[in-house]
RNA sequence: CCAAUAGAAUAUAGCUAGACUCGUAUAAUCACAGGAAUAUGGCCUGUAAGUCUCUACCCAAGAACCGUAAAUUUUUGGACUACGAGUUUGGAAUUAUCCCAU
Numbered sequence: 001c002c003a004a005u006a007g008a009a010u011a012u013a014g015c016u017a018g019a020c021u022c023g024u025a026u027a028a029u030c031a032c033a034g035g036a037a038u039a040u041g042g043c044c045u046g047u048a049a050g051u052c053u054c055u056a057c058c059c060a061a062g063a064a065c066c067g068u069a070a071a072u073u074u075u076u077g078g079a080c081u082a083c084g085a086g087u088u089u090g091g092a093a094u095u096a097u098c099c100c101a102u
Stems, first nucleotide, its partner, number of pairs: 004102002007099001009097003015091011026056001029049001031047005041066002050057001058078007
C1' cells in the first nucleotide's frame, strides 16, 4: 500500500410507523315526512339532496322572534373523514465514508 472478514461511529435517495401544518371536498349545510314542547318552551326520529369522495352532518354560548299558536330565525366558537402536498420524529435494511482489530 492492497484485499477479505468482524466490530464502532457518521451520513443516506427510496421503504415503513407516528405527529404537525396547509390545500381540495362541505357551506359540519339543506329539503321533506311523522311525532313532541310552548315565553321556566322552541325538541326527537326517519328518509333524501349536497362532494370527481368514504365517512360525518353534531356540540356549546349569545341575540332575535313567536302573546300560547305552530312555526322558528340569526351570530360566534369548536371536529371528524377522504384525497393531495409539505415539515418533522422514530424503525428496519441498503449503500458510502471513516476508525479499529485480525

This is a predicted structure of a 102-nucleotide RNA (Purine riboswitch aptamer) from Paenibacillus sp. 32O-W. The sequence was found by an Rfam model in a public genome assembly. It matches the Rfam family "Purine riboswitch aptamer". For this family Rfam cites "Riboswitches Control Fundamental Biochemical Pathways in Bacillus subtilis and Other Bacteria" (Mandal et al., Cell, 2003). Its family is annotated with purine nucleobase biosynthetic process in the Gene Ontology. Clan: Purine riboswitches. Rfam's curators write: Riboswitches are metabolite binding domains within certain messenger RNAs that serve as precision sensors for their corresponding targets. Allosteric rearrangement of mRNA structure is mediated by ligand binding, and this results in modulation of gene expression. A class of riboswitches that selectively recognises guanine and becomes saturated at concentrations as low as 5 nM. In Bacillus subtilis, this mRNA motif is located on at least five separate transcriptional units that together encode 17 genes that are mostly involved in purine transport and purine nucleotide biosynthesis. The source organism's lineage runs through Bacteria, Bacillota, Bacilli, Paenibacillaceae and Paenibacillus.